[in-house]
RNA sequence: GCCCCCGUAGUUUAACGGAUAAAACGAUGGAUUCCGGUUCCAUUGAUAGGCGUUCGAUUCGCCUCGGGGGUA
Numbered sequence: 001g002c003c004c005c006c007g008u009a010g011u012u013u014a015a016c017g018g019a020u021a022a023a024a025c026g027a028u029g030g031a032u033u034c035c036g037g038u039u040c041c042a043u044u045g046a047u048a049g050g051c052g053u054u055c056g057a058u059u060c061g062c063c064u065c066g067g068g069g070g071u072a
Base pairs, nucleotide, nucleotide: 001071002070003069004068005067006066007065010025011024012023013022018055026044027043028042029041030040031039048064049063050062051061052060
């Protein structure tokens, strides 16, 4: 250089092209306790960036960026 795969909360994963992007763990606050843990309640927070297709894009196409693999 060329080819292939991947990129969603702090982490691990979901989401036929259509609902307010869902859950677990985490974090924060509260209840409980003499304190801590456990348990319960609430809160928190994400689609790598841009353009396009479409009535509608996390999902399809193109470019860029980042990561991984293959090839000489």

Transfer RNA from a Bacteroidales bacterium, 72 nucleotides, folded computationally. RNAcentral holds the sequence, with entries from ENA and MGnify. Lineage of the source: Bacteria > Pseudomonadati > Bacteroidota > Bacteroidia > Bacteroidales. Its Rfam family is "tRNA".